[in-house]
RNA sequence: GAGGGCGGGUAGGCGGUCGCGGGGGUAGACGCCUCCGAGGAAAGUCCGGGCCCCAUAGGGCAAGGUGGUGGCUAACGGCCACCGUCCGCAAGGAUAGGGAAAGUGCCACAGAGAAUAGACCGCCUCCCGGCUUCGGCCGGGCGGUAAGGGUGAAACGGCGGUGUAAGAGACCACCGCGGGCGAUGGCGACAUCCCCGGCACGGCAAACCCCACCUGGAGAAAGGCCUGAUAGGGAGGCAGGGGUAGCCCGCCCCGCUACGAACCUCCGGGAAGGCCGUUCGAGGCGUCAGGCAACUGCCGCCUUAGACAAAUGACCGCCCACGACAGAACCCGGCUUAACGCCCGUCCCUCGGG
RNA sequence: GGGCCCGUAGCUCAGUUGGGAGAGCGCCUGGAUGGCAUCCAGGAGGUCACAGGUUCGAAUCCUGCCGGGUCCA
Numbered sequence: 001g002a003g004g005g006c007g008g009g010u011a012g013g014c015g016g017u018c019g020c021g022g023g024g025g026u027a028g029a030c031g032c033c034u035c036c037g038a039g040g041a042a043a044g045u046c047c048g049g050g051c052c053c054c055a056u057a058g059g060g061c062a063a064g065g066u067g068g069u070g071g072c073u074a075a076c077g078g079c080c081a082c083c084g085u086c087c088g089c090a091a092g093g094a095u096a097g098g099g100a101a102a103g104u105g106c107c108a109c110a111g112a113g114a115a116u117a118g119a120c121c122g123c124c125u126c127c128c129g130g131c132u133u134c135g136g137c138c139g140g141g142c143g144g145u146a147a148g149g150g151u152g153a154a155a156c157g158g159c160g161g162u163g164u165a166a167g168a169g170a171c172c173a174c175c176g177c178g179g180g181c182g183a184u185g186g187c188g189a190c191a192u193c194c195c196c197g198g199c200a201c202g203g204c205a206a207a208c209c210c211c212a213c214c215u216g217g218a219g220a221a222a223g224g225c226c227u228g229a230u231a232g233g234g235a236g237g238c239a240g241g242g243g244u245a246g247c248c249c250g251c252c253c254c255g256c257u258a259c260g261a262a263c264c265u266c267c268g269g270g271a272a273g274g275c276c277g278u279u280c281g282a283g284g285c286g287u288c289a290g291g292c293a294a295c296u297g298c299c300g301c302c303u304u305a306g307a308c309a310a311a312u313g314a315c316c317g318c319c320c321a322c323g324a325c326a327g328a329a330c331c332c333g334g335c336u337u338a339a340c341g342c343c344c345g346u347c348c349c350u351c352g353g354g
Numbered sequence: 355g356g357g358c359c360c361g362u363a364g365c366u367c368a369g370u371u372g373g374g375a376g377a378g379c380g381c382c383u384g385g386a387u388g389g390c391a392u393c394c395a396g397g398a399g400g401u402c403a404c405a406g407g408u409u410c411g412a413a414u415c416c417u418g419c420c421g422g423g424u425c426c427a
Base pairs, nucleotide, nucleotide: 003348004347005346006345007344008343009342010341012319013318014317015316016315017314018313020037021036022035023034024033025032026031039325043336044335046334047333048332049331050330051219053217054216058253059252060251061250063215064214065213066212067211068082069081070080071079072078083097084095085094086093087092098210099209103208104207105204106203107202120149121148122145123144124143126141127140128139129138130137131136157175158174160172161171162170176199177197178196179195180194182193183192184191185190223276224275225274226273233267234266235265236264237263243259244258245257246256247255283302284301285300286299288297289296290295320323355426356425357424358423359422360421361420364379365378366377367376373410381397382396383395384394385393404418405417406416407415
């Protein structure tokens, strides 16, 4: 220098004029002054929680979700670290990664045979027939053989040797595989070594299923409060039995509540409207400490949109790299997706120079 | 705020325990007719919305994403 891996930052800047939403000050009001005013994803709404309501939230079934180990967290399907497997020369990257000796199912086409294997070609012994240059060759038949060929994504362990008529875990060494309350290390997933077994056990569970764990429902149009024309009813309490309805996707059981008649007590209730919820919150920044890290703790500083038909825009001047994706609507932690460029850090490989 | 469904040829749609991509209409060519339509024969036409994954193999299974429809409050 070229190529590549990983991580992070920024999101045009400055000045002026006019306008919009909100807070504060002054003020009877108009108005005036002053301060603040979208994002890293505000998005998709894919997960998880806070908050709040439903008279309970218990059990069983069903349904759905998650799936290596340890940790972080309010919680998670998120994050961090590690283990195993796969990919890459490497830096690194991917991983829905429990169970296939509980059962069921599937494995098209090709191929002899596709999961209780299989003799198509080839190889070998023997028999019969023919030919012969006597070395054998050709054809047929009874058998043996899974080493070789061929088909396939996959052919019932692999390479080598012994052995054999030819062969074969038939036997042997190594590798692989299965097993061991084996030993050592580790919290653990697991790793290394030792011993035993010639090998039984192909793949698919993002096929049904089995195992372990999790899930009550509903969502700011949640929910609470205030004023209140008009109309005339409304609310609470109460023993026993039975019925009906409800307890917010489905079914059953238990439990609970309400309703009706009678009696008693009290005066409040509903629609449009207004206010709260609503932005101080698992908040942000910095120092120090613990931890490999995610993260946590102490201290200090800051408070930075809050609308309800919904505000953040327009114009002018200068500069540059000529400006992308896109806009809050109860809040927060994640994930995913979109995106013009520019800048920074660190590492790998290769080549050249010193 | 939430539930469900759909996307396959130009149009309307099939496609199930994953293995052939199809039907009707339309289009093109040829025949038949004096000519047109009907009719007969043949043919072309596909990113199975998109991206990734599981699998030997994906329209089909899973995840993400884009577009559309419908229902409840």
Model confidence (mean pLDDT): 76 of 100. This is a predicted complex of two RNAs, RNase P RNA and transfer RNA, with 427 nucleotides together. It holds a member of the Rfam family "Bacterial RNase P class A". Rfam describes the family as follows. Ribonuclease P (RNase P) is a ubiquitous endoribonuclease, found in archaea, bacteria and eukarya as well as chloroplasts and mitochondria.